[in-house]
Source information:
Predicted 3D model of a 152-nucleotide RNA (c-di-AMP riboswitch aptamer (ydaO/yuaA leader)) from a Planctomycetota bacterium. Of the family's consensus pairs, 96% are formed in the model.

RNA sequence: ACAUCCACGUCGCCGAGUCCUGCCACGGCAGGAGCGGGGGAACCACCUACCGGGGCGCAGCGCACCGGUCGCCUGGCAACAGGCGUGAAAUGCGCAGGCCACUCUUCGGCCCAGCCCGUCAGCUAACCUCGUAGGCGUGAAGAGGCGCCAGC
Numbered sequence: 001a002c003a004u005c006c007a008c009g010u011c012g013c014c015g016a017g018u019c020c021u022g023c024c025a026c027g028g029c030a031g032g033a034g035c036g037g038g039g040g041a042a043c044c045a046c047c048u049a050c051c052g053g054g055g056c057g058c059a060g061c062g063c064a065c066c067g068g069u070c071g072c073c074u075g076g077c078a079a080c081a082g083g084c085g086u087g088a089a090a091u092g093c094g095c096a097g098g099c100c101a102c103u104c105u106u107c108g109g110c111c112c113a114g115c116c117c118g119u120c121a122g123c124u125a126a127c128c129u130c131g132u133a134g135g136c137g138u139g140a141a142g143a144g145g146c147g148c149c150a151g152c
Base pairs, nucleotide, nucleotide: 011137012136013135014134018033019032020031021030022029023028034132035131036130037129038128039127044122052120053117054116055115056114060095061094062093063092064091070085071084072083073082074081075080097111098110099109100108102144103143104142105141106140107139
């Protein structure tokens, strides 16, 4: 000098995930406001069977490639072999979607997950009900705004 780790404080980003009150006796619990989600009439919509179906979320749809599982057929005493169908997951490409720190445009860059319900749910007034986490640290240019500081 640089990098990394820990603690506290402050300012911000993604996200609904913030604030207040009371009690506990500092482990937490209860309530409220705000924000967010689900269920739930009429009307409307959809209407059979099979493959079940559905919710949160930006994380959806195609094509290619690959091929688990399962089913059928043929041969075989069997082990197994071959064929046909079904196609999970992975990979790649494309379109859609989301993010990059006040907003828009352009360029540039990144993400495109995960979880839940359990045979059940279209919309949906009244009504019922649930959540209020977690993870991080800000590329450039132009235009338009907003705020702060200094001076008068």
The coordinates come from a structure-prediction model, not an experiment, and the mean pLDDT is 78.